Model confidence (mean pLDDT): 78 of 100. Lysine riboswitch aptamer from Evansella caseinilytica, 180 nucleotides, folded computationally. It matches the Rfam family "Lysine riboswitch aptamer". From the family's description: Riboswitches are metabolite binding domains within certain messenger RNAs that serve as precision sensors for their corresponding targets.
[in-house]
RNA sequence: CAAUGGGGUAGAGGUGCGAAGCUUAUGAGUAAAAAUCUGGAGUUUGGACGACGUGGAAAGAUUUUGAAGGGAAGCUUUGCCGAAGCGGUUGAUUUUGUCCGGAGUCAACUGGCUGGGGCUGCAUUGAAUAAGUGCAGCACUGUCACUCAAGGAAUCCGGGAGUGGAGAGCUACUGAACAA
Numbered sequence: 001c002a003a004u005g006g007g008g009u010a011g012a013g014g015u016g017c018g019a020a021g022c023u024u025a026u027g028a029g030u031a032a033a034a035a036u037c038u039g040g041a042g043u044u045u046g047g048a049c050g051a052c053g054u055g056g057a058a059a060g061a062u063u064u065u066g067a068a069g070g071g072a073a074g075c076u077u078u079g080c081c082g083a084a085g086c087g088g089u090u091g092a093u094u095u096u097g098u099c100c101g102g103a104g105u106c107a108a109c110u111g112g113c114u115g116g117g118g119c120u121g122c123a124u125u126g127a128a129u130a131a132g133u134g135c136a137g138c139a140c141u142g143u144c145a146c147u148c149a150a151g152g153a154a155u156c157c158g159g160g161a162g163u164g165g166a167g168a169g170c171u172a173c174u175g176a177a178c179a180a
Stems, first nucleotide, its partner, number of pairs: 007174005014081001016080009032065007042052003046100004084114003087110009115141002118138008143165006151157002
């Protein structure tokens, strides 16, 4: 002095990812409550205990009253580009009166999986043909590598095409030690 690496700073992908608030619709004339009738021994989320029940259980019908959460659409504000989501471990908590279990919610940890959105199929959650999650497939898209390559200020850049990889990636800047 040049290049590069760890590190650091700043960015890009686009129907891009998340959070909060407000409005609207759906949920639904459903759940639930009350009255009457039918009914005639069970009901209580899966189990145990307990509780209720012939002073009528479950179930059904009629009438009256009649919700809500989650999720969805729009608008506004805001944090961002492993944004975030899923899985796993641990803890707390909710679910009928107690305990166990199942299910749900929240938090911490975890480079275990996924570049991103879309469509289709199956499974699951859900009132739902909405939406979410998981798996698989299909093209699309961004990025990098390799090959071909129009064109150009030509041992450099590189429209477009093909194949392949993964975010511990890619681009720009910064840039020590060591070596010469």